Small-subunit ribosomal RNA, 3' major domain from Eucalyptus cladocalyx, 474 nucleotides, folded computationally. Its mean pLDDT, the model's own confidence on a scale to 100, is 82. The source organism's lineage runs through Eukaryota, Viridiplantae, Embryophyta, Euphyllophyta and Eucalyptus.
Context: one part of a larger RNA
This record gives sequence, C1' cells and structure tokens, in this order.
RNA sequence: UGAAGGGGGCCCACACAAGCAAUGGAGCAUGUGAUUUAAUUCAACGCAAAGUGAAGAACCUUACCAUCGCUUGACAUGUCGCGAAUCCUCUUGAAAGAGACGUGUGCCUUUGGGAACGCGAACACAGGUGGUACAUGGCUAUUGUCAACUCGUACUGUAAGGUGUUGUGUUAAGUCCAGCAACAAGUGCAACCUCCAUGUUUAGUUGUCACCAUUGAGUUUGGAAUCCUGAACAGACUGUGGUGAUAAGCUGAAGGAAGGUGAAGAUGACGUCAAGUCAUCAUACCCCUUAUGCAAUGGGCGACACAUGUGCUACAAUGGCUAAGACAAAGGAUCGCAAUCCCACGAGGCUAAGCUAACUCCAAAACUCGUCCUUACUUCUGAUUGCAAGUUGCAACUCACCUGCGUGAAGUUGGAAUCGCUAGUAAUCGCUGGUCAACCACACAAUAGUGAAUUCAUUCUCAAGCCUUGUACA
Repeated sequence: UGAAGGGGGCCCACACAAGCAAUGGAGCAUGUGAUUUAAUUCAACGCAAAGUGAAGAACCUUACCAUCGCUUGACAUGUCGCGAAUCCUCUUGAAAGAGACGUGUGCCUUUGGGAACGCGAACACAGGUGGUACAUGGCUAUUGUCAACUCGUACUGUAAGGUGUUGUGUUAAGUCCAGCAACAAGUGCAACCUCCAUGUUUAGUUGUCACCAUUGAGUUUGGAAUCCUGAACAGACUGUGGUGAUAAGCUGAAGGAAGGUGAAGAUGACGUCAAGUCAUCAUACCCCUUAUGCAAUGGGCGACACAUGUGCUACAAUGGCUAAGACAAAGGAUCGCAAUCCCACGAGGCUAAGCUAACUCCAAAACUCGUCCUUACUUCUGAUUGCAAGUUGCAACUCACCUGCGUGAAGUUGGAAUCGCUAGUAAUCGCUGGUCAACCACACAAUAGUGAAUUCAUUCUCAAGCCUUGUACA
C1' cells in the first nucleotide's frame, strides 16, 4: 500500500420493513440434467447457464447417425485440350449420380482468336461447424449507471509511498460550497442527443369539420377555427419566504402543462472474473487430406423410471354460459393484405373490388346492459383420447397447425422456502410485429385499455461506497 475481520462510525439500494401479486402443490408448453440410443450435433453451468445462441429442427436448415457415392473436389486462382451456352426424350437408381439419343448456334473480332458457360486432364492447391477463448483480435455479460480511477508540477518521507482525493456541511453524484501544502488537469458524474407531457407561429393532403349549402355516408362544394400530422421556436433556472456560516444546500408557499435530475431511453470510467464466444466473423499454432473434406436418401436433434429452471391454463360467483352495444395505440401489406357476395355448424372454400398506403385491408378484449346457472368437482376446469373434416407443403407415420361432435383426468388456492414491484408502477385485458410455405409462439419484442395497496423507519438480512482500527497474510 492492499487484503480479509461473526471490529467501529457514516451512508446507500424494493436490501429489510409496510403492502400487492406470484413461484414452490396440479395439468400442459418449453429449456436443462440424468438415462437411453446407430445418432439423440455443438456451445452456455451460482448471482452473471437452463422459453439462452435458436427473430421459428417434417425435407432443407444440420453441424449428428446409418447407407449409397465422389476425390483438384460443392467453392477460388493459375495451365492445357474439347465443346458456345441451353433445351427435350429414354434406361438405371431411394436419391445423388451414371449411361444413351436428338435439337441447336448466339455476342465481340485485326478472322489468328477472345468473352461468358459446360466437360475432361495434370499439379500447385481448395476444404474442415476438427482442437486450443489458458495463444489472440473483435464483440458481449458482470461488478454497475455503482461514484469512483488517475496524472503534471510542487511539498513531504531513507524508501515502499503519502499529500492533492482527507476533515466540517451538502448532493443522486470526487455534486457543490468554504477550509487546508498544495496548485492545476484528465477519464467518469451532470449537461449536450432521442422520445413523452404544455403552448405559440407556420403548413393544410390522402388527415379534420365550428359555420354555409349538400348527401344514404365529411359524400361533395366551401372553410383553416378545432382535431391531427410535420417543421421552427418558447418554456423550468431554485426566481421567492424560512433555515443555514450573508455559502453550498434543505424546506414551505405561489404561479405554472410541468418543480427541484419533470417521466422514459440511449449513453457503461480505471479495472475485476485466465468470465463467455475459435460454431457469426477474423486469426496463430496443432491436426485431417480417396477424409475429420464434398454430395444424396432415410433417420436423429421430438427418445423418457426420474430431477430441476422458466412460463401458460386453472381450481371458479369480483365467476361461467348466452344476447345486444361501445371505445385504442403502435405496426404490417404486391412472392402481399384482402373488403363484399355466396356456400359450410366451423376451420375454411368460391368469387373478387380496393390498396405500392394519413386514402384500401389486416382489426380489439377486459368493459356496459339484460338472461340462465346457485356452491356443486358443478353449466368450474379442459389434460387425455375416439371419429370426422380443413389448411400449408414434393411430402404431415416417426414429427405440423386448425375445426366440429363425443370423451371429461389432475386440480377445491399449494410445506419448508423463494421471486418481482414505489405510479400510470404492480395487477389485469386484448392487439401488433419479426422469424416464416406452414407452424409446435403459452416464447420474444413492441403497443395501447382498465388501474391499486403500502413505505413507521434503518434494529436486523443481503450487496455496494467512504473513513477509521488492531493484524494469520501478500
């Protein structure tokens, strides 16, 4: 100087407390372990692995296994030879491929040839999702959006080092104030950026409709007030009373759409964990080279005594069934979204207008108001399973989704224990998107609707920071 302490002091955080809702019990979905297997490809393992890489495993993907094949190779550059390319048909085969028969000549040209493409030959080489993340770059998680980490000169100490960066006060903050052998400075903090909340000005098409006509209808004329959508500005800065050291600040009131960082995001210092990734990519070394490379078919990644993580659905009356009625935001759409009519109990089918979109389409639920049910494993729940039907797709057995009818399991609020959350938050309700032929999505990401309770306080638990103290230790 660090490190660690069931030492001390200060301080902070949904850390505890106060509350609300969950997990742990059930069924299912999904990930992981273990087991099994020809293969169940690989990676990730406390927090910081386990609905993670994977924003979509029937084939493909695919890396795994079995079988059938290839060896200058699926892909790149160089040399030589032949043929333009291409297309059709047949045989064989599970396919990859192998063999055969025809058709057919383009473009540029100095008429030698050349370009592109295909086939063949020899070699240099290709290729490797093979190994090492403990050889690495890059990227990322975490500590942690925690408030820290340093440097120049100077001073000080024999030196390692120290001072500054400590002490008083204050802050979300090494934030600020004043003090001080320190004086300056840098990386962080904050601000600058985006978005939400208010207003003004400006612009009115595809958006809007107060007034004027008009229509079945903001439909059309007209209007630019309103709404809305863009653009440019304004606005919040402790300005004011109290307190404090006439400071920084804290606290109260006012005005205000907003008040003390207004809400949210992006932004992640020096370092830590030989953290993660050689399977995004790149890369050093090692290894394979008639195979650890490449192609194909089928299978597997979907197995199933069990254990475990994350979710969904429930156990009902603040509910379930049924009838009628209302209100969003943000997205997506030409390989697409599809209105409308008709058919079907329905999934869906047929037809087909509109839309390259503020114009058309996808397109709400909880809620409101009525009916029935009356505390029962039920008119709760909806697993399992039988039959029938539909969609996507070469193909739905292994292994898709959806519909109708029948079936109607466990489950009556969950032990010890554990997780999330402080406001438009939790809880609850739907909707949209990416990936995508379809979909195993109950996931993930976004979006709006309805909308709480509680916070006495820091004694205790866990984690972080600062100061200080004694020392098994380096």